[in-house]
About this RNA: The RNA shown here (FMN riboswitch aptamer (RFN element)) has 133 nucleotides and comes from Zhenpiania hominis. The prediction has a mean pLDDT of 76. Of the family's consensus pairs, 97% are formed in the model.
RNA sequence: AAUCUGUUUCAGGGCGAGGUGAAAGUCCUCACCGGUGGUGAUGCGCGUUUAGGCGAUAAGUCCACGAGCCUUGCGGGGCCGAGCGGGUGGGAAUCCCGUACCGACGGUAUAGUCCGGAUGAAAGAAACUCAGG
Numbered sequence: 001a002a003u004c005u006g007u008u009u010c011a012g013g014g015c016g017a018g019g020u021g022a023a024a025g026u027c028c029u030c031a032c033c034g035g036u037g038g039u040g041a042u043g044c045g046c047g048u049u050u051a052g053g054c055g056a057u058a059a060g061u062c063c064a065c066g067a068g069c070c071u072u073g074c075g076g077g078g079c080c081g082a083g084c085g086g087g088u089g090g091g092a093a094u095c096c097c098g099u100a101c102c103g104a105c106g107g108u109a110u111a112g113u114c115c116g117g118a119u120g121a122a123a124g125a126a127a128c129u130c131a132g133g
Base pairs, nucleotide, nucleotide: 006128007127008126009125010124016030017029018028019027031113032112033103034102035065036064037063038062044055045054046053060101061100068079069078070077071076083099084098085097086096087095105116106115107114
């Protein structure tokens, strides 16, 4: 160093304008937002004679998860959104350009953006730490 024990802290963003209407941050036109881990031809930094290498970073719609919903006496079980086209290239599910699409439950004029459960929970992240070698 790795592994392992425990503790603490942290861990989600977004309606601005116009229209209709008695009433809409809910409808219509435009606007705005993107949790966690992984993967990752770019690009950046470090290093090297070169190469390999190292570091931080990089996906809402690729994989996995959390959250959410249903169910169960408990353990647990189930459900769970969305992308194409073009470009470059040896190679693109992640790059670049274009254009589309998605977003729990309860409330309320129909809600990804308001209010509520929630000063909650949590994928996980960081710091510290017992033990052994």